[in-house]
RNAcentral holds the full RNA, with entries from ENA. This is a predicted structure of a 579-nucleotide part of an RNA (large-subunit ribosomal RNA, domain I) from a Dehalococcoidia bacterium. Its mean pLDDT, the model's own confidence on a scale to 100, is 80. The source organism's lineage runs through Bacteria, Bacillati, Chloroflexota and Dehalococcoidia.
Context: one part of a larger RNA
RNA sequence: AGUUUACGGUGGAUGCCUUGGAGCCAAAAGCCGAAGAAGGGCGCGGUAAGACUGCGAUAAGCCUCGGUGAGCUGUCUGACAAGCUUAGCCGGGGGUCCCCGAAUUAGGAAACUUAUUACGGGUUGUGCCGUAAUAUCCGCAUAGCGGAAGGUAAGCGGGAGAACUGAAACAUCUAAGUAUCCCGAGGAAAAGAAAUCUACCAGAGAUUCCCUUAGUAGUGGCGAACGAAAUGGGAAGAGCACAAACCGAUAUUGCUUAGUGGAGUGAGGUCCUAUGUAAUAUCGGGGUUGUAACACUCGCCUGCCUGAACCUUAGAUAAGGCAAGAAGUAAAAAAUCUUUCAUUUAGCUGAAUGCGUCUGGAAAGAACGACCAUAGAAGGUGAUAGUCCUGUAAGCGAAAAAUGUUAGACUUCUGGCGAUGUUGUUGAGUACCACGGGACACGUGAAAUCCUGUGGGAAGCUGGGGGGACCACCCUCCAAUGCUAAAUACUUUUGGCUACCGAUAGUGAACAAGUACUGUGAGGGAAAGGUGAAAAGUACCCCGAGAGGGGAGUGAAAUAGACCUGAAACCGUAAACUU
Numbered sequence: 001a002g003u004u005u006a007c008g009g010u011g012g013a014u015g016c017c018u019u020g021g022a023g024c025c026a027a028a029a030g031c032c033g034a035a036g037a038a039g040g041g042c043g044c045g046g047u048a049a050g051a052c053u054g055c056g057a058u059a060a061g062c063c064u065c066g067g068u069g070a071g072c073u074g075u076c077u078g079a080c081a082a083g084c085u086u087a088g089c090c091g092g093g094g095g096u097c098c099c100c101g102a103a104u105u106a107g108g109a110a111a112c113u114u115a116u117u118a119c120g121g122g123u124u125g126u127g128c129c130g131u132a133a134u135a136u137c138c139g140c141a142u143a144g145c146g147g148a149a150g151g152u153a154a155g156c157g158g159g160a161g162a163a164c165u166g167a168a169a170c171a172u173c174u175a176a177g178u179a180u181c182c183c184g185a186g187g188a189a190a191a192g193a194a195a196u197c198u199a200c201c202a203g204a205g206a207u208u209c210c211c212u213u214a215g216u217a218g219u220g221g222c223g224a225a226c227g228a229a230a231u232g233g234g235a236a237g238a239g240c241a242c243a244a245a246c247c248g249a250u251a252u253u254g255c256u257u258a259g260u261g262g263a264g265u266g267a268g269g270u271c272c273u274a275u276g277u278a279a280u281a282u283c284g285g286g287g288u289u290g291u292a293a294c295a296c297u298c299g300c301c302u303g304c305c306u307g308a309a310c311c312u313u314a315g316a317u318a319a320g321g322c323a324a325g326a327a328g329u330a331a332a333a334a335a336u337c338u339u340u341c342a343u344u345u346a347g348c349u350g351a352a353u354g355c356g357u358c359u360g361g362a363a364a365g366a367a368c369g370a371c372c373a374u375a376g377a378a379g380g381u382g383a384u385a386g387u388c389c390u391g392u393a394a395g396c397g398a399a400a401a402a403u404g405u406u407a408g409a410c411u412u413c414u415g416g417c418g419a420u421g422u423u424g425u426u427g428a429g430u431a432c433c434a435c436g437g438g439a440c441a442c443g444u445g446a447a448a449u450c451c452u453g454u455g456g457g458a459a460g461c462u463g464g465g466g467g468g469a470c471c472a473c474c475c476u477c478c479a480a481u482g483c484u485a486a487a488u489a490c491u492u493u494u495g496g497c498u499a500c501c502g503a504u505a506g507u508g509a510a511c512a513a514g515u516a517c518u519g520u521g522a523g524g525g526a527a528a529g530g531u532g533a534a535a536a537g538u539a540c541c542c543c544g545a546g547a548g549g550g551g552a553g554u555g556a557a558a559u560a561g562a563c564c565u566g567a568a569a570c571c572g573u574a575a576a577c578u579u
Base pairs, nucleotide, nucleotide: 001578002577003576004575005574006573007572008571009570015564016530017529020501021500022498023497024496025495026494027493028492029491030490031151032150039100040099041098042056043055044054046080047079050076051075052074062094063093064092065091066090067089068088071084072083073082106113107112115134116133117132118131119130120129121128136148137147138146139145140144156184157183158182159181160180166173170221196204197203208235209234210233211232218226219225239483240482241481242427246285247284248283249282250281251280252279253278254277255276261272262271263270265314266313267312268311269310290461292426293425294424295423296421297419298418299417300416301415303322304321305320306319324414325413326412327411328410336409337408338407341404342403343402344401345400347396348395349394353369354368357366358365370387371386372376378390379389380388432456433455434454435453436452437451438450439449442468463478464477465476466475467474517524518523537563540551541550542549543548
C1' cells in the first nucleotide's frame, strides 16, 4: 500500500407519509370605478424587531340583526403578564375607512409640498387646527345638473400585422391572419329572421354549437401543404321594428276675394282670406311583403253606450267610454309596488359494543359475545374502529340581504272579408361593369359568390337578385335600414371524482414565493417538507473556557436528542491475510 471482515464518520439515495399541486364533472355566479376602483405606501398589538393575515387615527377592530356558544385575547410563536366571559366564533346589514393611485385646488422626482373661498375651533393677536367646495372634456331645459375618464385573468368583435420554420436549398406557397400592437363591448361576445339553400319538378324554412358528411369534393412551384359545403342526426328554439305611399297636428314661407277651394257626407241656408292651397321641417297615426304586399277608392259583415262649429232634413262614420278578450317590462312601448314558493349567504337533529379476556408503551389487532343500518362515504383518535370523536343516510332551519318564480296591482292593444286599377309606395351614386386589391377550402383560374380604392353607372313591379363563366327555359328569393333570448366560449366559487404527482415529482412556489437574490431597466428568479402518541425537549452530578461529552433521568425506542428510514461514492478505527 492493497484485499476481506467488523464497527463507525460523512452523505442524503431509497422506502413510507402529505398540509400542496394537476385534470375532469356538476351547480351557482360573472364586470369594478369620481358615492374615488384595481393596485400600492404608511400605520394599528401589553411585552411586537421581522414576515403573513386582518384592519384604518373608531386602526387583529365599532354598531346592529340572526346563528352558535364555554371558553377567548389570529399565524410563524409551544412564553409571561393583564384581562374579557349577554365573551369569543360564524353569517346578513351598517359605520369608520390616513396617504398615493383615473387622482380631479395647484405643483410634483407616486405615497410629498401647496393655494383660494365659505363656515367653525383656538389665541390678546398672527402663526395654528377642523369641515366643505374648487381639474378637464361632452351634453342639457345652463347660478346648475348629468355623463365620460381608469382598471380588467381568460373568452369575444374590429383595425394593423411579422419572422424563425416547412418545402430536406429558395422566390409563389407554408408558418398564419398565428405571435405581437391598437380600439371596443359584455357577462358572455359575435351571428341572426332569406335578394338563403337545394332540386329538376321533389322539397327545406333565422342564427349559433356538437356529431356526421370527410381527410371526401376540391385548391396546390398539382411540391410542401391547405381543405370545404349541402344533406342526415342532435343541443336550443322566438320572432320582430322602421323607411316610403296615405291621414292628421304644429311651425315657417308663398299664393288665392271663389260659378270652380274649404267648413266629415247628400240637399238647402250660412260661414272662412285662412278653417283654403303649395313647399319645407318636426311630431303622431298608418304600414312592413314575393302564392307579391301595403296605401288610396268602393262594398259586405261585426257586443253596448255617447256622438263632432250654427240651423233644417236624410244617413251613419271618425273619435271617446264600458264590457269582454289578449299581451307585457330579456327584443317587439315602459315604470314601480305587493304577494306565493324555492334557492343562496350562518346553522341544527342524527342509530348502534363489552369501564370484560390475550398480546402490546398504546387496541381500532386476536379470541369470545352483542347491537345499528334510508347511516358499512371519508377523516381523526397512542397499530387496522359501522356502533369513541367529527361526520354519513334521512330530516329540519333565516331576523337581514340577494336571486329566481307564482299571482295580482299596473300598463298597452283589440275589427274581419272581398272587389276595382293606363292610380301611388316598396331603402341610388345603390345594383352592376372596367381596372387594382382582399375574403371565400378555391394561389386568376372556365371563377361564380362576398367586400371595396379609382372611374363609369341602371331598372324601379310589364320590376329586380340567385341557382359556380355565359345564354335560354325552369325554379327560387326580394338587396341597397335596424333590433333580438337560448343552445356556445372563458373564468371564479362551492361540491364531487381520478388505472393523475408524491418533495430533482406535482404549480415557479406543500416552508415569511413571484419571496431571497440578481439586473440601470424591461426582466430573470431559486433553494428549502418529516423528533415523538404526548415535549414527557434530558432536573441533578462530573470533565471542559466553550462547543461537546460521560453518568443520571424521560420515553416502547435516544444509533428517535434537534432528530423518521439512513443506500453508494468518500474518510477512518480494529483484526486477519498478501506484497